[in-house]
Context: one part of a larger RNA
RNA sequence: GAACGAACGCUGGCGGCAUGCCUAACACAUGCAAGUCGAACGUUAAAGUUCCUUCGGGGAUGAUUAAAGUGGCGCACGGGUGAGUAAUACGUAGAUAACCUGCCUUUUAGUUUGGGAUAACUUUCUGAAAAGAGAGCUAAUACCGGAUAAUACGGAAAGCAAAAGUUUUCCGUUACAAGAUUUCUCGCUAACAGAUGGGUCUGCGUGAGAUUAGCUAGUUGGUGAGGUAAUGGCUCACCAAGGCGACGAUCUUUAGCUGGUCUGAGAGGAUGAUCAGCCACACUGGGACUGAGACACGGCCCAGACUCCUACGGGAGGCAGCAGUGGGGAAUAUUGGACAAUGGGCGAAAGCCUGAUCCAGCAAUGCCGCGUGAGUGAUGAAGGCCUUCGGGUUGUAAAGCUUCUGUGAGGAGGGAAGAACACAAUGACGUUAGCUCUAGCAAAGCACCGGCUAACUCCGUGCCAGCAGCCGCGGUAAUACGGAGGGUGCAAGCGUUGUUC
Numbered sequence: 001g002a003a004c005g006a007a008c009g010c011u012g013g014c015g016g017c018a019u020g021c022c023u024a025a026c027a028c029a030u031g032c033a034a035g036u037c038g039a040a041c042g043u044u045a046a047a048g049u050u051c052c053u054u055c056g057g058g059g060a061u062g063a064u065u066a067a068a069g070u071g072g073c074g075c076a077c078g079g080g081u082g083a084g085u086a087a088u089a090c091g092u093a094g095a096u097a098a099c100c101u102g103c104c105u106u107u108u109a110g111u112u113u114g115g116g117a118u119a120a121c122u123u124u125c126u127g128a129a130a131a132g133a134g135a136g137c138u139a140a141u142a143c144c145g146g147a148u149a150a151u152a153c154g155g156a157a158a159g160c161a162a163a164a165g166u167u168u169u170c171c172g173u174u175a176c177a178a179g180a181u182u183u184c185u186c187g188c189u190a191a192c193a194g195a196u197g198g199g200u201c202u203g204c205g206u207g208a209g210a211u212u213a214g215c216u217a218g219u220u221g222g223u224g225a226g227g228u229a230a231u232g233g234c235u236c237a238c239c240a241a242g243g244c245g246a247c248g249a250u251c252u253u254u255a256g257c258u259g260g261u262c263u264g265a266g267a268g269g270a271u272g273a274u275c276a277g278c279c280a281c282a283c284u285g286g287g288a289c290u291g292a293g294a295c296a297c298g299g300c301c302c303a304g305a306c307u308c309c310u311a312c313g314g315g316a317g318g319c320a321g322c323a324g325u326g327g328g329g330a331a332u333a334u335u336g337g338a339c340a341a342u343g344g345g346c347g348a349a350a351g352c353c354u355g356a357u358c359c360a361g362c363a364a365u366g367c368c369g370c371g372u373g374a375g376u377g378a379u380g381a382a383g384g385c386c387u388u389c390g391g392g393u394u395g396u397a398a399a400g401c402u403u404c405u406g407u408g409a410g411g412a413g414g415g416a417a418g419a420a421c422a423c424a425a426u427g428a429c430g431u432u433a434g435c436u437c438u439a440g441c442a443a444a445g446c447a448c449c450g451g452c453u454a455a456c457u458c459c460g461u462g463c464c465a466g467c468a469g470c471c472g473c474g475g476u477a478a479u480a481c482g483g484a485g486g487g488u489g490c491a492a493g494c495g496u497u498g499u500u501c
Stems, first nucleotide, its partner, number of pairs: 001501004006497005013370006019363002021328001026326003030323003035073003040070002043067004048061005080281003090205007099198002104194002107191005112146004121136006152173009179186002207253003214244003219241008256278004260271004283304005306317004334360001336359003342356001343354004373404001374402003383394004406441001410438004418429001445490005450471003456485005466473002
């Protein structure tokens, strides 16, 4: 000098755009943050329509609304945090002839025939509750058989390949499906391929410490088996005795990694907030289930700590989602609005949901822009300060004058883009931005002035009080302390502290 997710002191007019718990991965009251589909299914309730009626009521119902329930898809995305992790991570270049992939796309073939349940509901019972048990009834795109036969597996033959292997043909075995809608259509099953998303493996790179020198028994390799979507000590049985290490193993300590960011002429050094990619985690530890995908933040089970309810028998919970509270701290915001846009889930659609997102609120936290007036005005006013007492300086500065201007706040009018969809309708922001008219003047501080370093005098003090980044000032004439006048530098900021280069 530059920079900052900064803090503190003094001061503070406006706008735009950004940014905002770096500390306790501490504990959390309350609300919201993941639902949706009646064009999969059976019910119930309400209003309506209609039929019967002994006027009490009962039955049916295409389309409507609501409620749970079965079923489907989603909940593995989006959002948060950085505890752990020095390599099961990340970056980069490859491999997968060792693999999987819901929804989507192309193509091909099919969508046949049967069955038994169950929730909801009714009823009985247990329990304080959470919830649970028995009996009866019912539906499906829920569940289970049969048929058909691609794939798969086994065998045979042929081609390709150095080989592991792979391609084609034939035979045998096994194995699938679901319907909905008034229509258009949407689905379902199997298979080849694509796309997308992942899994696994390899090379190289990616902190510190030797005041850590030896480490390792599933350890290293082989055979066989199991397991997995898949290779593999991944697991197991047997066999062998290997494997790593001064090119730093092991141990200890620190740390999420990267694109980037800051600085620097560069090389480097430091760093990893916001934004983007990857990873890991979700009260702590462990485990699996479901599923195309999880060993799953707002799912399940077990154990633990903590909190809450309880009729003491037993139950409930997890903000490192958005707000918000306590606590910690030098320190970091609203218990706001809207789905209008972008995107996501479900749905044929209308639409519903969306604290993602878009906006608004708070904060000079930062960057950028604008303003605090302009012109004129010498009796060089008064006052202050200095003085050699003549004057000098503050200083055109002020006052005054000019019907000059009108950024910003106020009032009135008019007023967008963001809106895209055949038409129509649709804007949270928004009393918006920008435009026109109007009256009128609300808005400057902070640090410094001995040298480095731009800027000097007086008074007070008297090695005291104090200053100080370094050198150093202060013991009676202090340009260095404190005040004043004057000056210098930046400016809605200015200084100080901290950190990095």